[in-house]
Context: one part of a larger RNA
RNA sequence: UUGGGCCUAAAGCGUUCGUAGCCUGUUUAGUAAAUCUUUUGUGAAAUUGUUGGGCUUAACCUAACAGCGUGCAAAAGACACUACUUUACUUGAGACUGGAAGAGGACAGAGGUAUUCCAGGGGAAGCGGUUAAAUGCUAUAAUCCCUGGAGGACCACCAAUGGCGAAGGCAUCUGUCCAGUACGGGUCUGACGGUGAGGAACGAAGGCUAGGGGAGCGAUCCGGAUUAGAUACCCGAGUAGUCCUAGCUGUAAACGCUGCGAGCUAGAAGGGACAUAUUCUUUGUGGAUAUGUACGUUCUAAAUGAAGAUGUUAAGCUCGCCGCCUGGGUAGUAUAGUCGCAAGGCCGAAACUU
Numbered sequence: 001u002u003g004g005g006c007c008u009a010a011a012g013c014g015u016u017c018g019u020a021g022c023c024u025g026u027u028u029a030g031u032a033a034a035u036c037u038u039u040u041g042u043g044a045a046a047u048u049g050u051u052g053g054g055c056u057u058a059a060c061c062u063a064a065c066a067g068c069g070u071g072c073a074a075a076a077g078a079c080a081c082u083a084c085u086u087u088a089c090u091u092g093a094g095a096c097u098g099g100a101a102g103a104g105g106a107c108a109g110a111g112g113u114a115u116u117c118c119a120g121g122g123g124a125a126g127c128g129g130u131u132a133a134a135u136g137c138u139a140u141a142a143u144c145c146c147u148g149g150a151g152g153a154c155c156a157c158c159a160a161u162g163g164c165g166a167a168g169g170c171a172u173c174u175g176u177c178c179a180g181u182a183c184g185g186g187u188c189u190g191a192c193g194g195u196g197a198g199g200a201a202c203g204a205a206g207g208c209u210a211g212g213g214g215a216g217c218g219a220u221c222c223g224g225a226u227u228a229g230a231u232a233c234c235c236g237a238g239u240a241g242u243c244c245u246a247g248c249u250g251u252a253a254a255c256g257c258u259g260c261g262a263g264c265u266a267g268a269a270g271g272g273a274c275a276u277a278u279u280c281u282u283u284g285u286g287g288a289u290a291u292g293u294a295c296g297u298u299c300u301a302a303a304u305g306a307a308g309a310u311g312u313u314a315a316g317c318u319c320g321c322c323g324c325c326u327g328g329g330u331a332g333u334a335u336a337g338u339c340g341c342a343a344g345g346c347c348g349a350a351a352c353u354u
Stems, first nucleotide, its partner, number of pairs: 004325003007308002012322001014202004021195003025089002029085003033082001035078008048066007092192001093189003096185003100181001104178007111155002116150007126137002163170002206249007216242002222236003259321006267299003271295001273293008281284001303310002327354003337346003
């Protein structure tokens, strides 16, 4: 390279948007680039095949014809597919509209319990902690009970196999603004689409810079234990951090270890959303059942798979596009580049070894 693969053996970029590229619904007419057909020219010789001829034969040499030269150029023609121009369409896509669900996002305001601390009152000897203890707190009155206040963080029950979001993620209540989605209508545009190398944006926790904040928790550090030791597990303190504002970092078992889009291929059972119909009704913003659509969950036929398993939410049968893999170690290391304040990130070998 060809081929084969990527849930678990090596392998799906953390996620989305999107440039180039690649791919792309139905239909009319035209062109004839591409494609196909025919003809002409050219496509050295040797080599190859057939039939002759010449060396005594053969190998070999030689003549004619055929073939090869898979190509290039020109001319004429064909028009199904591809392409380009053009006509129209609506099922893909988008817009519009109606009511709807939602921890979707941003900002502002309001609230709740608990912990801690402070003040006052009560009370008087222990409290706390553990397997057991000790360090620790306490006559400057603790622990405990009551009242009031301060401050920061968080948001019990509802809560779920539930919901929303591209992913990360999102949960007290109210308001304002912003965005997406499903369902119903079928009014409009008329292929406007899919994927996406580079690129851009977003991206948990932790870390970094500056300024605030600091209740609880708590790396590091310091004590007390345990132990042969104990740089730990347990206990007491407690700094950074955790929180807010403005930036940076750009990584995770960023997981469904499963890229995105489209079509096709038996069913069954639950759940939340919408629509329609039927029905019950205490007539309410109420309940039940069935069907349809799009979601989320479980089981399973065929099929697939090495098996585990997957199975209309495919890992089945096909198509389009991208990313990635090629024995283990060395190594996600070195070097160069690039990004970053740094920590480090991205890209990413080889010698050698087995």
The part of an RNA shown here (small-subunit ribosomal RNA, central domain) has 354 nucleotides and comes from an archaeon.
Its Rfam family is "Archaeal small subunit ribosomal RNA". Its family is annotated with structural constituent of ribosome and ribosome in the Gene Ontology. Its Rfam clan is "SSU clan".
Its mean pLDDT, the model's own confidence on a scale to 100, is 87.
The sequence was found in a public genome assembly.